[in-house]
Context: one part of a larger RNA
RNA sequence: CGUAGGAAAAUUGAGAGAAGUUGUCCCUAGUACGAGAGGACCGGGACGAACGAACCUCUAGUGUAUCUGUUGUCACGUCAGUGGCACGGCAGAGUAGCUAUGUUCGGACGGGAUAAACGCUGAAAGCAUCUAAGCGUGAAACCCUACUCAAGAUAAAUUUCCCUAUAGCCUCCCGGAAGACUACCGGGUUGAUAGGCCACAGGUGUACGUGUAGUGAUGCAUUCAGCCGAGUGGUACUAACAGG
Numbered sequence: 001c002g003u004a005g006g007a008a009a010a011u012u013g014a015g016a017g018a019a020g021u022u023g024u025c026c027c028u029a030g031u032a033c034g035a036g037a038g039g040a041c042c043g044g045g046a047c048g049a050a051c052g053a054a055c056c057u058c059u060a061g062u063g064u065a066u067c068u069g070u071u072g073u074c075a076c077g078u079c080a081g082u083g084g085c086a087c088g089g090c091a092g093a094g095u096a097g098c099u100a101u102g103u104u105c106g107g108a109c110g111g112g113a114u115a116a117a118c119g120c121u122g123a124a125a126g127c128a129u130c131u132a133a134g135c136g137u138g139a140a141a142c143c144c145u146a147c148u149c150a151a152g153a154u155a156a157a158u159u160u161c162c163c164u165a166u167a168g169c170c171u172c173c174c175g176g177a178a179g180a181c182u183a184c185c186g187g188g189u190u191g192a193u194a195g196g197c198c199a200c201a202g203g204u205g206u207a208c209g210u211g212u213a214g215u216g217a218u219g220c221a222u223u224c225a226g227c228c229g230a231g232u233g234g235u236a237c238u239a240a241c242a243g244g
Base pairs, nucleotide, nucleotide: 001152005162006161007160008159009158011156015149016148017147021049022048023047024046025045026044027043033038051106052105053104054103055102059100060099061098062097066093067092068091069090070089071086072085073084074083075082076081110144111143112142117137118136119135120134170244171243172188173187174186175185176184193239194238195237196235197234198233199232200231202228203227204226209222210221211220212219213218
C1' cells in the first nucleotide's frame, strides 16, 4: 500500500516448515526348538545413548564495579576515614540477566493407500494358476493424525463497537524479559510506565564512631552489623508536559 469507512476480538486452513534415530536389560521362558551345547518368534515392561525444544527450581559458569580483604603510589592540610591510577591493580565471594555441564519435555499411539512378498476366488487353457475381471494381508518410505507458521489463499467467513471526521490513526513523551534502525509490546495524570523512596527477598560478612584489653600489631562489645546493579510488592515525590 491492498483486502473500497474505521477499530477490536476470536476463527477456518489452501499452502509451507520442523520432526522422523537407536541400544541394553527384565518378564513371557530356560518355554517352543534341539541328542546336547545352546536358545527364540509373537507380546509386555524398565533404564539409557545421541539429537532437538523450552526453562533457570537445583548443580555449575559468567556476572567491568554488588560486598569484602589487600599491595604500591598520589590526592583530600595531618591522624583517622575515603577517593584516583596500576589488566576490574590483585584476590575471595556473588543478585538479576545470559547460559550448560543443570532441569523438564519430545520422536509416539492410531488410521488410509501401498512396495517386495504372502493369499482368496478364478478363467483364457474342462486341469492348474495370487490376475486376465474381482477381493484381501503387508514396511522406519507415501498421505493423514500430533507440533509451528499461515487469507498478499490479491474479494475467505464470524462477532461487537464507533463515525462521515467530534471516529480512528500517526507524530510526541515514559519505558520494555521487544530490539542494529525500524518494527513489536506496556503506559501517558480517570496514571504504578520508568526513576526516586519504603518494605522484603537476595549478596557480602560484623561498617563508621565510641568504649574497653594490650607498650603495640591487634582483639572484644555496641553488631548476624554496615553497604548493596538489575529481583518482588507498595507509594504520585520526579518525569510521561504542552501540543501538532
The prediction has a mean pLDDT of 87. Large-subunit ribosomal RNA, domain VI from a Candidatus Altimarinota bacterium, 244 nucleotides, folded computationally. It matches the Rfam family "Bacterial large subunit ribosomal RNA". The source organism's lineage runs through Bacteria, Bacteria candidate phyla and Candidatus Altimarinota.